[in-house]
Context: one part of a larger RNA
RNA sequence: UGUCACGGAACCUGACGGGAACGAUCGUAUAGUACGAGAGGAACUCCGAUUGGUCACCACUGGUGUACCGGUUGUCCGAGAGGGCACGCGCCGGGCAGCCACGUGACACGGGGUAAGAGCUGAACGCAUCUAAGCUCGAAACCCACCUGGAAAAGAGGUUCCACCAUAGGUCACCCGUAGAAGACGGGUUCGAUAGACUCGGGGUGUACGCGCCAAGGCAACGAGGCGUUCAGCCCGCGAGCACUAACAGACCAA
Numbered sequence: 001u002g003u004c005a006c007g008g009a010a011c012c013u014g015a016c017g018g019g020a021a022c023g024a025u026c027g028u029a030u031a032g033u034a035c036g037a038g039a040g041g042a043a044c045u046c047c048g049a050u051u052g053g054u055c056a057c058c059a060c061u062g063g064u065g066u067a068c069c070g071g072u073u074g075u076c077c078g079a080g081a082g083g084g085c086a087c088g089c090g091c092c093g094g095g096c097a098g099c100c101a102c103g104u105g106a107c108a109c110g111g112g113g114u115a116a117g118a119g120c121u122g123a124a125c126g127c128a129u130c131u132a133a134g135c136u137c138g139a140a141a142c143c144c145a146c147c148u149g150g151a152a153a154a155g156a157g158g159u160u161c162c163a164c165c166a167u168a169g170g171u172c173a174c175c176c177g178u179a180g181a182a183g184a185c186g187g188g189u190u191c192g193a194u195a196g197a198c199u200c201g202g203g204g205u206g207u208a209c210g211c212g213c214c215a216a217g218g219c220a221a222c223g224a225g226g227c228g229u230u231c232a233g234c235c236c237g238c239g240a241g242c243a244c245u246a247a248c249a250g251a252c253c254a255a
Stems, first nucleotide, its partner, number of pairs: 007162006016149004022052006029045001035040001053107005061101004068094005073086005096237001110144003117137004169253004173189005194246003198241004202236004210229005217222001
């Protein structure tokens, strides 16, 4: 763009597609049963587990975590405090969220038509014969079932609601998102909790600076370090509350 000459919102149908979403093994019961003189010794089936694979997730465990917190070496700035650099974290110890696996969950049953094959009835051919007519079974394979795409399926579908002369709806713009390469998708825009700030909660680190006391040594000055103040200080991509800040001002399309 098209889809009756005819706008929009939401939800469906499912022609036709994609998938391997499942594969294997072991064990209990069956059962010391059937069978067998004994020795020995099954199976159908139910249930449980393991393993390979697929999909999803992050409550647990673990990894990463160049946001963050702490320790420490060399050097530089500095009175100290606090920092810069050391290959793209100097090194080391931790670590939230997120992302992940080594972690967790799910991934049936069943039905239908058949193959090889097993048969029934049954002629041609008075018998026989699974086949010629007809019929019953029979595979991890096929079709459905299961997951998923899919009204551009030209036979171009359907349902409900709104709207048609100034309106339904949409787009841009702005604030955002665990959505995202750009588009797209989802939320919000003062009739507001969308993002930020703040407060509280919940977390990470591990007890800040300053001050007081103690402190080996030293005539003294000084003094690493320890204890207290201090479950401190610092920090947070998390949650809630709260309009303080910013979602202003608006523009356009449209039967």

The prediction has a mean pLDDT of 85. Predicted 3D model of a 255-nucleotide part of an RNA (large-subunit ribosomal RNA, domain VI) from Halostella sp. JP-L12. Taxonomically the source falls in Halostella (Archaea, Methanobacteriati, Halobacteria, Halobacteriales). It matches the Rfam family "Archaeal large subunit ribosomal RNA". Its family is annotated with structural constituent of ribosome and ribosome in the Gene Ontology.